[in-house]
């Protein structure tokens, strides 16, 4: 330097225009002598940053910033 993949809850991840989900962790409930484990319910991200298209962008389009591969 150039090609690709990837950044989205505390973690891994899905979502590929139309008000952002589940699971595992927290935390409340219910079981139990009692802990865990079922079963319930709630917290919690406006989506790496900037801009552009579009009524409408987490998704498209551009430029930068990490990461991990490749290739010189």
């Nucleotide at each position: 330097u150039g090609c690709g993949g990837g950044g989205u809850a505390g973690c891994g991840c899905a979502g590929c225009g139309g008000u952002a989900g589940a699971g595992c962790a927290u935390c409340g409930g219910c079981c139990u002598c009692a802990u865990a484990a079922c079963c319930u319910g709630a917290a919690g991200g406006c989506c790496g940053c900037a801009g552009g298209u579009u009524c409408a962008a987490a998704u498209c389009c551009u430029g930068c910033c990490c990461c991990c591969g490749c290739a010189a």
Molecule: transfer RNA
Organism: Fuscovulum blasticum DSM 2131